[in-house]
Molecule: c-di-AMP riboswitch aptamer (ydaO/yuaA leader)
Organism: Actinoplanes sp.
RNA sequence: CGGGGACCGCCGCCUAAUCGCAGAUCCUGAGAAUUCUGAGCGAGCCGGGGAUCCACAUUCUUCCGGGGUGAAUCCGCGCCAGCGGUAGGGGUUUCCUUCGUCCCGAACCCGUCAGCUAACCCGGCCGGCGGCCGACGGAAGGAAAU
Numbered sequence: 001c002g003g004g005g006a007c008c009g010c011c012g013c014c015u016a017a018u019c020g021c022a023g024a025u026c027c028u029g030a031g032a033a034u035u036c037u038g039a040g041c042g043a044g045c046c047g048g049g050g051a052u053c054c055a056c057a058u059u060c061u062u063c064c065g066g067g068g069u070g071a072a073u074c075c076g077c078g079c080c081a082g083c084g085g086u087a088g089g090g091g092u093u094u095c096c097u098u099c100g101u102c103c104c105g106a107a108c109c110c111g112u113c114a115g116c117u118a119a120c121c122c123g124g125c126c127g128g129c130g131g132c133c134g135a136c137g138g139a140a141g142g143a144a145a146u
Stems, first nucleotide, its partner, number of pairs: 009132006018043004029036002044125006054115001065113001066110004074085004088104005094143006
C1' cells in the first nucleotide's frame, strides 16, 4: 500500500416484521378472602377465521383432494443439472414521478377443511443484506429541507 475477516456503533435496503411501558414492588384474569392464576401490557402495522346480501351450484367424500402466506405465476427447451423468457415484485442514498440501469421472479404452511363477509374470534411482528460519514452514490422534472 492492497485484499479479506471479526466486534461495537451509526446509516441504509428487502419484509407486516416497528415503537412505548413494566422488570416480579408492574401488568392480565378469577375471587368472600391474608388466596389462586399469570411474564407480560399497550400502540401501530400485518395475516387468518367468521352473517345477511351477492357469488357458487359441474364441488367434495384418501384422490390427480382442497386451501393459505408471499412479487414469486405461466410458457418453451433440456443430458431433467439446468437454460431462455414471462405475469408480477424490488433497488437506484431527502422525498415523488418518469427515463435509464441493476436485481428477484423463492420457499413454506394448514391437514380433508375454510368464497365474499358487519359484529365477533384467533394469530404474527421473524429473518436476510449493504455501507462507513463522503449533502459522493445515473439523468430530467417537481416538492421539501438546510